Predicted 3D model of a 330-nucleotide part of an RNA (large-subunit ribosomal RNA, domain IV) from Candidatus Methanomethylicus mesodigestus.

Context: one part of a larger RNA
RNA sequence: CCUAGGUCAGGGAACUCGGCAAAUUAGCCCCGUACCUUCGGUAUAAGGGGUGCCUGGGUCCCUAAGCGAAUGCUUGGGGGUCUAGGUCGCAGUUACAAGGGGGUCCCGACUGUUUAAUAAAAACAUAGAUCCCCGCAAGCCCGUAAGGGUGUGAACGGGGGUUGAAUCCUGGCCACUAGCGGUCCGUGAAAACCGGGUACAACCGGGCGAAGCGCCGCUGAAGGCCGGGAGUAACUCUGACUCUCUUAAGGUAGCCAAAUGCCUUGCCGGGUAAGUUCCGGCGUGCAUGAAUGGAACAACGAGGACCCCGCUGUCCCGACCUGGGGCCCG
Numbered sequence: 001c002c003u004a005g006g007u008c009a010g011g012g013a014a015c016u017c018g019g020c021a022a023a024u025u026a027g028c029c030c031c032g033u034a035c036c037u038u039c040g041g042u043a044u045a046a047g048g049g050g051u052g053c054c055u056g057g058g059u060c061c062c063u064a065a066g067c068g069a070a071u072g073c074u075u076g077g078g079g080g081u082c083u084a085g086g087u088c089g090c091a092g093u094u095a096c097a098a099g100g101g102g103g104u105c106c107c108g109a110c111u112g113u114u115u116a117a118u119a120a121a122a123a124c125a126u127a128g129a130u131c132c133c134c135g136c137a138a139g140c141c142c143g144u145a146a147g148g149g150u151g152u153g154a155a156c157g158g159g160g161g162u163u164g165a166a167u168c169c170u171g172g173c174c175a176c177u178a179g180c181g182g183u184c185c186g187u188g189a190a191a192a193c194c195g196g197g198u199a200c201a202a203c204c205g206g207g208c209g210a211a212g213c214g215c216c217g218c219u220g221a222a223g224g225c226c227g228g229g230a231g232u233a234a235c236u237c238u239g240a241c242u243c244u245c246u247u248a249a250g251g252u253a254g255c256c257a258a259a260u261g262c263c264u265u266g267c268c269g270g271g272u273a274a275g276u277u278c279c280g281g282c283g284u285g286c287a288u289g290a291a292u293g294g295a296a297c298a299a300c301g302a303g304g305a306c307c308c309c310g311c312u313g314u315c316c317c318g319a320c321c322u323g324g325g326g327c328c329c330g
Base pairs, nucleotide, nucleotide: 001325002324003323004322005321006320007319008318010316011315014314019311027051028050029049030048031047036041038165052087053086054085055084056083057082058081059080060079061078062077063076064075065074066073067072088092100309101308102307103306104305105304106303107301108300112124113123128163129162130161131160132159133158134157139150140149141148142147167295168294169293171226172225173224176223177222178219179218180217181216182215185214186213187212193206194205195204196203227245228244229243230242231241254288255285266282267281268280269279270278
């Protein structure tokens, strides 16, 4: 020096991306327990007290013997519990074992699943919601086929897509793309038919004409999309109001410098002596927004961010001890 442990004055996160690591806490009994809440929880919340051994007493249970007519009584043994006194130590769950706690926010409802060997998560799944296909010799899937699966099934079923508990909700647009439906008409291949052509053919033309497309509709919890410029109120500012261009329609309810805001360390407030992070507001939002779900949310989380208490060798700042190795000698 490395490694695994142990201890430390005073300070106590000043360390650091970050309390990483370590320390604190810890079992059982008693008291006590907030906000919030889906009334179940939160909760071992938090925060306190007790805990060994000896002796006495009360009380309850089990058990054996004796007595008694009997609920029982007496004596002995075992166990629980309450109480008083004593006793030893710094310390009594004395070792082992054995939660640090609290507050706010983001994400995901939850338990669960995952990158065997760098990722456990906010990713996947989930119950629930919704849309589409399917009446069974179906629909969907495998196979060239025969055949097979779903299916010993039959719409309260099966298959496929999206969303993702519950709660409050889910706005506008069918122009484009897609799906479905309709259809006088237009377009529309080959064959067959008719005409031309060829000693036969090829070939040329005509009418007929399926699906599809055109055309006409419908459909957004289908893919998706959801504007600009001026003026205007008796201080100023702002603009309920008006005008105008334009679109298929011009972003509704909500929500926000957010896991989404470029400018940006936005501005104001809070916390700190000091805060690019954090929390609460604001909103012309580069580029939020409603099942590509929007908002909110108790409980839950080896998830992410911030703060506080406790605690500590993380640090100020280092010191010592023990085991193993390295190192030196053999």

Its mean pLDDT, the model's own confidence on a scale to 100, is 87.